[in-house]
Background
This is a predicted structure of a 355-nucleotide RNA (Bacterial RNase P class A) from Anaerolineae bacterium CFX9. RNAcentral holds the sequence, with entries from ENA. Its mean pLDDT, the model's own confidence on a scale to 100, is 76. It matches the Rfam family "Bacterial RNase P class A". It is annotated as a ribozyme.

RNA sequence: CAAGCAGCACAGGGGAUCGCGGCGCAGCAGGUCUGUGUCGAGGAAAGUCCGCCCUCCACAGAGCACGGUGCUGGCUAACAGCCAGGCGGGGUGACCCGACGGAAAAGUGCCACAGAGAACAGAGUGCCGCUGGCGAAAGCCAGAUGGCGAGGGUGAAAAGGUGGUGUAAGAGACCACCGGCGCAGGCAGCAAUGUCUGCGGCCAGGCAAACCCCACCGGGAGCAAGGCAAAGCAGGCGCAUUGGGGCUGCUCGUCCCAUAAAAAGCGCCGGGUAUGCCGCAUGACGCCGUGAGUAAUCGCGGCGCAAGAGAGAUGAUCCCCGGAUACAGAAGGCGGCUUAUGGGCGGCUUGGACG
Numbered sequence: 001c002a003a004g005c006a007g008c009a010c011a012g013g014g015g016a017u018c019g020c021g022g023c024g025c026a027g028c029a030g031g032u033c034u035g036u037g038u039c040g041a042g043g044a045a046a047g048u049c050c051g052c053c054c055u056c057c058a059c060a061g062a063g064c065a066c067g068g069u070g071c072u073g074g075c076u077a078a079c080a081g082c083c084a085g086g087c088g089g090g091g092u093g094a095c096c097c098g099a100c101g102g103a104a105a106a107g108u109g110c111c112a113c114a115g116a117g118a119a120c121a122g123a124g125u126g127c128c129g130c131u132g133g134c135g136a137a138a139g140c141c142a143g144a145u146g147g148c149g150a151g152g153g154u155g156a157a158a159a160g161g162u163g164g165u166g167u168a169a170g171a172g173a174c175c176a177c178c179g180g181c182g183c184a185g186g187c188a189g190c191a192a193u194g195u196c197u198g199c200g201g202c203c204a205g206g207c208a209a210a211c212c213c214c215a216c217c218g219g220g221a222g223c224a225a226g227g228c229a230a231a232g233c234a235g236g237c238g239c240a241u242u243g244g245g246g247c248u249g250c251u252c253g254u255c256c257c258a259u260a261a262a263a264a265g266c267g268c269c270g271g272g273u274a275u276g277c278c279g280c281a282u283g284a285c286g287c288c289g290u291g292a293g294u295a296a297u298c299g300c301g302g303c304g305c306a307a308g309a310g311a312g313a314u315g316a317u318c319c320c321c322g323g324a325u326a327c328a329g330a331a332g333g334c335g336g337c338u339u340a341u342g343g344g345c346g347g348c349u350u351g352g353a354c355g
Base pairs, nucleotide, nucleotide: 001351002350003349004348005347007345008344010342012321013320014319015318016317017316018315020040021039022038023037024036025035026034027033028031042327046338047337049336050335051334052333053332054222055221056220057219066218067217068216069215070214071085072084073083074082075081086100087098088097089096090095101213102212107211108210109207110206111205125151126148127147128146130143131142132141133140134139160178161177162176163175164174165173179203180202181200182199183198184197185196186195187194188193226278227277228276229275235269236268237267238266239265242258243257244256245255246254247253285304286303287302288301289300290299291298292297
């Protein structure tokens, strides 16, 4: 210098003028008022993909179904997040990626194209033997319901590799070594796992973000959740007025039964919408220091309170600072992930050049 890999903080500052929203104070003209003070978006406020808080509804317990998660240890309110480690894969490297339990507990399914055959599979080419024919022989041709799986060929994948023994030809059929798998044991580690020794020819595939099995987790809907206040409307209920019957000769009275068709009255209840208030920001809060821990994180101490609405405010112009501002705007809150994006700082890797 070039290419690259991880990480950190920032997100323009100052001034002038004019504006906007919340809150406090003051004023009088008393309200969509004026003045003044103070506060007023983000690292992602975004996507709404996970996890929670909170609220209402549901809920004896257990199971099934459905969905999610899936190496180990730790962190956390929790997580599919984070930290550390293991294993596998990629890269010369810094470093990055992995839903990474089970295909040998069982069952089902799938494996494009090509290929004879894609699974307890397969014989097209081929090797060998047998029978027949030809031939002096080597060998060639033909046949059948024989043996075989070495070589060739197909494929992402076809009975582990090399050498030997063996055989008619062959083959873990057998042997040595190498590789894999399983079992038993020792050692290291909390563990995942690693390593060493011995044994077993066990070596006949792969796929579970296919069904499935195993382990663990999971009620539903969402702040337009939901709560409070006062007024009014539809509607409902009760009382009384009403009708019939008994007691009686009749009336009054009293008791029983029926029950609301019409009009009016009183009392109570009253969904939803609209209005006002709460929910709504003192919280798994922020900053600084310090201690524990490899770290994530946690403890202790000090300081701070920092938008919150009508789903609506948080802006504009000019000047200076060397130049210059990308992506983008809160709507209950919090922790993550992902995506978008500007310039800067230090670190590391590989390659080159010069001294």